This is a predicted structure of a 336-nucleotide part of an RNA (small-subunit ribosomal RNA, central domain) from a Patescibacteria group bacterium.
The organism belongs to Bacteria candidate phyla, within Bacteria.

Context: one part of a larger RNA
RNA sequence: UUGGGCGUAAAGAGAUGCGUAGGCGGUUCAGUAAGUCCCGAGUUAAAGACCACGGCUCAACCGUGGGAAAGCUUUGGAUACUGCUAGACUUGAGAUAUAGAGGGGUGAAUGGAAUUCCGAGUGGAGUGGUGAAAUACGUUGAUAUUCGGAGGAACAUCAGAGGCGAAGGCGAUUCACUGGCUAUAUUCUGACGCUAAGGCUCGAAAGCGUGGGUAGCAAAACGGAUUAGAUACCCGUGUAGUCCAUGCCGUAAACGAUGGAUGCUAGGUGUUUGGCACAACUAUUUAAUAUCUUCGGAUUUUUAAGUGGAAGUGUUAAGUGCCGUAGUUAACGCGU
Numbered sequence: 001u002u003g004g005g006c007g008u009a010a011a012g013a014g015a016u017g018c019g020u021a022g023g024c025g026g027u028u029c030a031g032u033a034a035g036u037c038c039c040g041a042g043u044u045a046a047a048g049a050c051c052a053c054g055g056c057u058c059a060a061c062c063g064u065g066g067g068a069a070a071g072c073u074u075u076g077g078a079u080a081c082u083g084c085u086a087g088a089c090u091u092g093a094g095a096u097a098u099a100g101a102g103g104g105g106u107g108a109a110u111g112g113a114a115u116u117c118c119g120a121g122u123g124g125a126g127u128g129g130u131g132a133a134a135u136a137c138g139u140u141g142a143u144a145u146u147c148g149g150a151g152g153a154a155c156a157u158c159a160g161a162g163g164c165g166a167a168g169g170c171g172a173u174u175c176a177c178u179g180g181c182u183a184u185a186u187u188c189u190g191a192c193g194c195u196a197a198g199g200c201u202c203g204a205a206a207g208c209g210u211g212g213g214u215a216g217c218a219a220a221a222c223g224g225a226u227u228a229g230a231u232a233c234c235c236g237u238g239u240a241g242u243c244c245a246u247g248c249c250g251u252a253a254a255c256g257a258u259g260g261a262u263g264c265u266a267g268g269u270g271u272u273u274g275g276c277a278c279a280a281c282u283a284u285u286u287a288a289u290a291u292c293u294u295c296g297g298a299u300u301u302u303u304a305a306g307u308g309g310a311a312g313u314g315u316u317a318a319g320u321g322c323c324g325u326a327g328u329u330a331a332c333g334c335g336u
Stems, first nucleotide, its partner, number of pairs: 007332002014202002017200002022195003026089003030085003034082002036078003040074005050066006092192001093189003096185005104178007111155001116150007126137002163170002207248006216242002221237004267323012281309008290299003327334002
C1' cells in the first nucleotide's frame, strides 16, 4: 500500500473538551472551464515486449515491417459532477425571547449525629478482644452512665437499574459567582458545518516538593496468637498517608473492555424532566335558582361562567433502562 478487521479472540489513544493545518461538506441560479471528458498535432532515440513475414537444416539467435498502450506539451470542443467567482434560500449550525430540571464547577458561611481526647459527678472490678486465647487498658478508679469542653474528618434517612458532567467524577444546609443542557415561538443570521495529525487543556487512587493540620482509619514498624515455620491471614498498638493550601506526576479492569458526526430502518413496556389536550374530582370567586330567615343575611341543593390544584388518560419533545421482529454474530449476545 491493497484487502479484512478492532464488546469478549491481536486491535478504539483516559477525555477527545478547545482547536491549527489537512480532508469532507445542504438547496438553487448565472458565469468560468482548473479537475473531468472528446477530436486532432508534437514528442516520449534505437534496442527490448506484442503481431506478421523472412534468414541461419530446426530452435535459441537475427533481419524487415506493423500496431497498441501510457506519460508530457498543445490547437479546438463538451459542461453532468467537483473546484473557483457572483447572487439567492432555510431544512444543517448558531442567535434571541419566555419558561424548566439538575449531587455540573469555584468560593465563603453555618448545622446536627457519631468516634476520640480532656475536665467534673455517680459507681466500685473488671473491661476489651477471639474459633479459643493472649498482648493491651483498669483500685494512681477503667468499662458503664450524666453534664460540660476541645478538635478533625465524613455528611445517615431522602436515595432510585433516578439526576448532572467531555471524561476523571459529583450527595448535609444556605448564600455569592459561574459552565453546559432541554422545551416552546416559526422571531433573527444565512452553510457560519463535520472531523481533526501536530498543539493546548483536563485527568481517580497512590506517590513526590513546600507550609499547615491530624479525630477516626491505617502501608511500614512493634507486640500477642496460630503454625513444623508464619517476615501472612486473626488480635492489641502504631508512623507516613488519608484532610487543607500550592506546585508536580499523567497512570487505572481511566470499562459500555464498544472513537466522533450525519441520514435512514418493526414494535412493546418501565422510568426522569418539560409542552399540549381531555373528561371526571377537588378548592375557590361571581351570577342565577332552591331552602331557612331575627330581613342584616346564612348554606345542605341545582345550574352557568371563570381561576387554581395533585393524581389520571391520551399525545408530543428530550434523556435513560428492559424485552423483542427483521437483521447481525464463532458463540455469548446485540438489536433506534